The RNA shown here (SAH (S-adenosyl-L-homocysteine) riboswitch aptamer) has 79 nucleotides and comes from a Gammaproteobacteria bacterium.
The sequence was found by an Rfam model in a public genome assembly.
NCBI's taxonomy places the organism under Bacteria, Pseudomonadati, Pseudomonadota, Gammaproteobacteria.
Its Rfam family is "SAH (S-adenosyl-L-homocysteine) riboswitch aptamer". Its family is annotated with regulation of gene expression and S-adenosylhomocysteine metabolic process in the Gene Ontology. On this family, see Wang et al., Mol Cell 2008: "Riboswitches that sense S-adenosylhomocysteine and activate genes involved in coenzyme recycling".
[in-house]
RNA sequence: UCCCCUGAGGAGCGCUGCAGCGGGUUAAAGACCCGUCAGGCUCAGGGGGGCGGUUCUGUAACAACGGCGCUCGUUCCUG
Numbered sequence: 001u002c003c004c005c006u007g008a009g010g011a012g013c014g015c016u017g018c019a020g021c022g023g024g025u026u027a028a029a030g031a032c033c034c035g036u037c038a039g040g041c042u043c044a045g046g047g048g049g050g051c052g053g054u055u056c057u058g059u060a061a062c063a064a065c066g067g068c069g070c071u072c073g074u075u076c077c078u079g
Stems, first nucleotide, its partner, number of pairs: 001049009010072006018040001020036005039065001
């Protein structure tokens, strides 16, 4: 650094719908249409791969965000 898995980022309801996914359509593709869709992002742990370093040793701390509207929870302040 890439991929996969797990956990976390308080909890829910409604709406829209980009990417992705499924279907239709098409000779095929594209466009278009229908359905689904607001943790797809970040952090931590584990596994695997690539690159780099290599004498040994090794530390602590943790968040910041997430379309629109509403409800609750938690914390602070004011009345």